Annotation:
Model confidence (mean pLDDT): 78 of 100. The RNA shown here (Bacterial RNase P class A) has 362 nucleotides and comes from a Candidatus Zhuqueibacterota bacterium. Of the family's consensus pairs, 98% are formed in the model. The sequence was found by an Rfam model in a public genome assembly. Its Rfam family is "Bacterial RNase P class A". By type it is a ribozyme. Taxonomically the source falls in Candidatus Zhuqueibacterota (Bacteria, Pseudomonadati).

RNA sequence: AAAGUAAGACAGAUGAUCGUCCCGACACUUCGUGUCGGGAAGGAAAGUCCGAACUCCACAGGGCAGGACGCCUCAUAACAUGAGGGGGGUGUGAACCCCCGGAAAGUGCCACAGAAAAUAUACCGUCCCGUCCCGACACGAAGUGUCGGGACGGGGUAAGGGUGAAAAGGUGGGGUAAGAGCCCACCGUUGCGCUGGUAACAGCGUAAGCAUGGUAAACCCCGUUCGGAGCAAGACCAAAUAGGAGAAGAGAAGCUGCCCGCUUCGUUUGAUUCUCGGGUAGGUUGCUUGAGGUUCGCUGCGAAGUGAAUCCCAGAUAAAUGAUCAUCCUCGACAGGAUUCGGCUUACGGCUUGCUUUAGAU
Numbered sequence: 001a002a003a004g005u006a007a008g009a010c011a012g013a014u015g016a017u018c019g020u021c022c023c024g025a026c027a028c029u030u031c032g033u034g035u036c037g038g039g040a041a042g043g044a045a046a047g048u049c050c051g052a053a054c055u056c057c058a059c060a061g062g063g064c065a066g067g068a069c070g071c072c073u074c075a076u077a078a079c080a081u082g083a084g085g086g087g088g089g090u091g092u093g094a095a096c097c098c099c100c101g102g103a104a105a106g107u108g109c110c111a112c113a114g115a116a117a118a119u120a121u122a123c124c125g126u127c128c129c130g131u132c133c134c135g136a137c138a139c140g141a142a143g144u145g146u147c148g149g150g151a152c153g154g155g156g157u158a159a160g161g162g163u164g165a166a167a168a169g170g171u172g173g174g175g176u177a178a179g180a181g182c183c184c185a186c187c188g189u190u191g192c193g194c195u196g197g198u199a200a201c202a203g204c205g206u207a208a209g210c211a212u213g214g215u216a217a218a219c220c221c222c223g224u225u226c227g228g229a230g231c232a233a234g235a236c237c238a239a240a241u242a243g244g245a246g247a248a249g250a251g252a253a254g255c256u257g258c259c260c261g262c263u264u265c266g267u268u269u270g271a272u273u274c275u276c277g278g279g280u281a282g283g284u285u286g287c288u289u290g291a292g293g294u295u296c297g298c299u300g301c302g303a304a305g306u307g308a309a310u311c312c313c314a315g316a317u318a319a320a321u322g323a324u325c326a327u328c329c330u331c332g333a334c335a336g337g338a339u340u341c342g343g344c345u346u347a348c349g350g351c352u353u354g355c356u357u358u359a360g361a362u
Stems, first nucleotide, its partner, number of pairs: 001358008010349001012328007020040009042334001046345002049343005054230004061260004066226005071085005086100001087098004101221002106219002108215003123161002125157015169187006188210001189208008234285004244276005251265004292311008329332001
């Protein structure tokens, strides 16, 4: 200097003038206006993916179905989140990724190619035996024997080659007619033991030739866990209409589906359900003090917890923070709440710092 990787804070700033919304105080009043003071969007407010707080459903009881998660330990209100570790993988490296319980409980699938794709094989090749043919050599001839080649038949083989993503564990040696864990050594696998670790696991030792692959983000099995709906939840006030008409009715209602239990209402003084028709849809509240922020200390590898101090930081409702001027420089990207909070995912600008690799100089 270049390339990369991980993290942090920021998200244009300052001043002036006018304007918008909320809160508080004061004044005037026909319920609104004026003055003063304070405050006013994000790290993602986006996606609406996950979890909860809160509200309602009488209590949310049991079971089935269904959904979610899936290495170990910890954090948290909880989570499919986060932290640390284990195992596997990618990269020269700093670092990064995770489809992480079970394939010997069962079922299914592995196209094409290939002989054969899991109770799975013999295409090429290769070895042995038998019959026949050809050639060479040996013996005195017929003929016999040996060697080589070819054809047919029978038996052996899974080492070599081929196909494929994957083909009966790998490398080396011995052995064999030729081969093969057939045998041996090492590696791998499985069981047992010891050591370390809370654990997942790791290391060491020993024994056994041990093997019939992969796929569960295929169905499934196992373990853990899960009531539902949602601020348009819910509560209150005011106003209006037609206390409307018809049908069914002994059971009905109880909020993902089904069953059981249970509760409430009701059985001709009719609960409830369905159809038609009419009126209203306005206001207040919920509404922002929180599993809250910041700083410092202590504990912890860390996520985080805990103690002290300090601060109040949007509450709109057709939807509020905008406009103009001047100056500065790191020249400003992605982009604006609607009950709140903890996460995840996506979009994106410049600045600062740590580490890795390469090249050069000292």